[in-house]
This is a predicted structure of a 72-nucleotide RNA (transfer RNA) from an archaeon. Its Rfam family is "tRNA". The family's RNA type in Rfam is transfer RNA. RNAcentral holds the sequence, with entries from ENA.
RNA sequence: GCGUGGAUAGUAUAAUGGUUAGUAUAACUGGUUUCCAACCAGUUGAUCGGGGUUCGAAUCCCCGUCCGCGCA
Numbered sequence: 001g002c003g004u005g006g007a008u009a010g011u012a013u014a015a016u017g018g019u020u021a022g023u024a025u026a027a028c029u030g031g032u033u034u035c036c037a038a039c040c041a042g043u044u045g046a047u048c049g050g051g052g053u054u055c056g057a058a059u060c061c062c063c064g065u066c067c068g069c070g071c072a
Base pairs, nucleotide, nucleotide: 001071002070003069004068005067006066007065010025011024012023013022018055027043028042029041030040031039048064049063050062051061052060
C1' cells in the first nucleotide's frame, strides 16, 4: 500500500431500520451480619468522529481515526 473484520456504560458483551439501547460485572446507597466477605433490593453510567439515505439509523451507504487478521 491492497483486501478483510471490528469500535456500544469503568470492563466484557447483546440488539435483522420502529428497543425505555438489554445482560453480566464494577461503582454507589440501603438491608442482612458483632465486623468483613457472600447474599438480597435499588441507583448511576454507553452507541469512535463527520456526512448521506430514510417518516425513522447503534443498525444501511460514503469519508476519516484507531485496533485485529491476511497479502505484498